This is a predicted structure of a 115-nucleotide RNA (Guanidine-I riboswitch aptamer). It was read from a public genome assembly, where an Rfam model found it. The model forms 100% of the base pairs in the Rfam consensus.

[in-house]
C1' cells in the first nucleotide's frame, strides 16, 4: 500500500424502555367512611412480562492438535465414522440511522475512524 480469520447458538447479567400486568396521581360514579369497579395521567415508579451486549457470565456446538476402537474402506499404508483428552488469544471506538409499544452495551457494527 494491500489483505485475512476465530466471531454460531441457548441460558443468563450489566443495561434499557414503557405496549401488557403492578405501583402511583388525578377525575367523576356508588357509598356514612374505609374501599369498589371505570377513565384518563404518570418511567422523574424499587418492580413481574419485554428488549439485551463483538469488546460480560455460563454451557452446548464448531475448529485445531494428540490418543483410542472386536466399527467402514484399503493389499498395505493415507483415509472415513465415533469416542476421549488439551487448546480456542486478543479486543480503543465515534457521529448518525434503524427496528419494535419504546430505549439501549440491541442492529448498521470487531462497520468509518484511531492505535
Nucleotide at each position: 500500500c494491500a489483505a485475512c480469520u476465530u466471531a454460531g447458538u441457548a441460558u443468563c447479567u450489566a443495561g434499557g424502555g414503557u405496549u401488557c400486568c403492578g405501583g402511583c396521581u388525578u377525575g367523576g360514579c356508588u357509598g356514612a367512611u374505609u374501599u369498589g369497579a371505570c377513565a384518563a395521567g404518570u418511567g422523574u415508579c424499587u418492580g413481574g412480562u419485554c428488549c439485551a451486549a463483538g469488546a460480560g457470565a455460563u454451557g452446548c456446538a464448531g475448529u485445531u492438535a494428540g490418543g483410542c476402537u472386536c466399527u467402514c474402506g484399503u493389499c498395505a499404508u493415507u483415509g472415513a465414522a465415533g469416542c476421549c483428552u488439551a487448546a480456542u488469544u486478543c479486543a480503543c471506538g465515534g457521529a448518525g440511522g434503524g427496528a419494535u409499544a419504546a430505549a439501549a452495551g440491541c442492529c448498521c457494527g470487531g462497520g468509518a475512524g484511531g492505535a